[in-house]
């Protein structure tokens, strides 16, 4: 540099003239980094390999902006600012924000009965991951 890749879920019921959008149940969890060597494989053993957070930190996407390039314009590329949800309590142990347990919580916009899950912007972009 280029190339491929890169997001999951509304079950069973109640209401209602209409909801997968309300109520009650179910369901779902990007990316990178930490990971009490905590488990699994191997090992005699040191130790190697691997895996482990939606809610600890960072970051991507939605949304609002600014610049500088090209353009007569719509705009297109490019860098940047901002915004940007959620957790405790016990176990264990020298130590837990991450393990075990248990009970909670969150989830952009635009459309519709009021949407994490259904349609759409999106055959769009990305954090990053692989490989040349």
């Nucleotide at each position: 540099u280029c190339u491929u890749c890169a997001g999951g879920g509304u079950u069973g019921g109640g209401u209602g003239c209409a909801a997968u959008u309300c109520c009650c149940u179910a369901c779902u969890g990007g990316c990178g980094g930490u990971g009490a060597u905590a488990u699994a494989u191997g090992g005699a053993a040191a130790c190697a390999u691997a895996u482990c957070a939606g809610u600890c930190c960072g970051c991507g996407a939605c949304c609002c902006g600014u610049g500088g390039u090209g353009g007569u314009g719509a705009c297109a590329c490019u860098a940047u600012g901002g915004c940007u949800g959620a957790a405790c309590c016990g176990g264990u142990g020298a130590g837990a924000a991450u393990c075990c347990g248990g009970u909670a919580c969150c989830a952009a916009c635009a459309g519709u009965a009021c949407a994490g899950u259904c349609u759409g912007g999106a055959u769009g972009g990305a954090a990053g991951a692989a490989g040349a």